[in-house]
Molecule: Bacterial RNase P class A
Organism: Pseudomonadota bacterium
RNA sequence: AAGGCGGGUCGGACGGUCGCCCCGGAUUUUUUCCGGGGAGGAAAGUCCGGGCACCACAGGGCAAGGCACUCGUUAAGCGCGAGGCGGUAUGCGGGUAACCGCAUGCCGACGGAAAGUGUCACAGAAACGACACCGCCUGCACCGGUUGAGGUUGCCGGUGCGGGUAAGGGUGAAAUAGUGCGGUAAGAGCGCACUAUCCGGCAUGGUGACAUGCCGGAUGGACAAACCCUGCCUGGUGCAAGACCAACAGGGAAGAGGACUUGCCCGGUCCGUCUGAUUCCCGGGUAGGUUGCUUGAAGCUGACGGGCAACUGUCAGCCCCAGAGAAAUGACCGUCGCCCCGCAAGGGGUACAGAACCCGGCUUACAGACCCGCCUUCACG
Numbered sequence: 001a002a003g004g005c006g007g008g009u010c011g012g013a014c015g016g017u018c019g020c021c022c023c024g025g026a027u028u029u030u031u032u033c034c035g036g037g038g039a040g041g042a043a044a045g046u047c048c049g050g051g052c053a054c055c056a057c058a059g060g061g062c063a064a065g066g067c068a069c070u071c072g073u074u075a076a077g078c079g080c081g082a083g084g085c086g087g088u089a090u091g092c093g094g095g096u097a098a099c100c101g102c103a104u105g106c107c108g109a110c111g112g113a114a115a116g117u118g119u120c121a122c123a124g125a126a127a128c129g130a131c132a133c134c135g136c137c138u139g140c141a142c143c144g145g146u147u148g149a150g151g152u153u154g155c156c157g158g159u160g161c162g163g164g165u166a167a168g169g170g171u172g173a174a175a176u177a178g179u180g181c182g183g184u185a186a187g188a189g190c191g192c193a194c195u196a197u198c199c200g201g202c203a204u205g206g207u208g209a210c211a212u213g214c215c216g217g218a219u220g221g222a223c224a225a226a227c228c229c230u231g232c233c234u235g236g237u238g239c240a241a242g243a244c245c246a247a248c249a250g251g252g253a254a255g256a257g258g259a260c261u262u263g264c265c266c267g268g269u270c271c272g273u274c275u276g277a278u279u280c281c282c283g284g285g286u287a288g289g290u291u292g293c294u295u296g297a298a299g300c301u302g303a304c305g306g307g308c309a310a311c312u313g314u315c316a317g318c319c320c321c322a323g324a325g326a327a328a329u330g331a332c333c334g335u336c337g338c339c340c341c342g343c344a345a346g347g348g349g350u351a352c353a354g355a356a357c358c359c360g361g362c363u364u365a366c367a368g369a370c371c372c373g374c375c376u377u378c379a380c381g
Stems, first nucleotide, its partner, number of pairs: 001377010012336007020038007040352001044363002047361005052238004064234005069083005084110001085108010111229002116227002118223003133169002135165012177195006196219010242291004250282005257271005299318008337350005
């Protein structure tokens, strides 16, 4: 320098013209003017978790749904961090080999397949108590061959009918542990040694998952993101939640009084007595208004701490200015910046997308720019 991987930050600036929504002020009959404010890293998907609010709720069980290695973190989590175990790739080392160890990267819904049920395409003989195609070994019968003259036995080969075998070949993603030695007619965990896997017990280390060592035992696959089994957890609805104030018109019923003046009575004034004052009910706790509402488990910066990390404590400073009608937050022009094409003049492009109670995550979309770390290759010193 180029390429790749991982993480993070930003994601246009200024000016002009015309508009939109909210708040405040002035002027007011509408109105007009002035000032201030007006989207994001994802505001998105609504996948997970919480705050908040209302409704429901004796206790037990079933069903349904969710979760599933461990520890930590947090308000919480199917998030995040660290670790364990398994798989895989590369490199190095040990071993005859099977295989083992170490380092680094990536992946894992990572309880149970020895409770039961189910499934296992194609190929293959056979895919779960299944199986023998080629091959290997062997019994019997027959045939052929085999140095003598002939015969028997033996030996060699072939065919047929049986038996044994699971070494080797072949199929497959997977074939009933692997390597070596022994053993055998041929073979086979049939025996032994080592290796691998699993189970039980003990000891040690670790908070734990688990690891290491010793002893004893065992050796038929896979799939639970198939049913299922085991353990744990789970009430519902979402700010259009909820709280406060609260109508008109219209309809129905009662109805002779009602209201003002006053602390009360008298008096006075007004409305009314079937052309119905007034009160009650329905409409309807509806329409509408106010609130919830945005300052909160906030965020940012710095210092000093705890922790491997996620995360977190204390102190100091800064900062917050959409809060809706489910409806506004825009458009155009110019200059500059950045990228692409072009010798130049110049031309083209500048993403994804937009709040609606709030917050923490995850996922998805995103032109381009910058920063940090690691890996590979090349060049130079």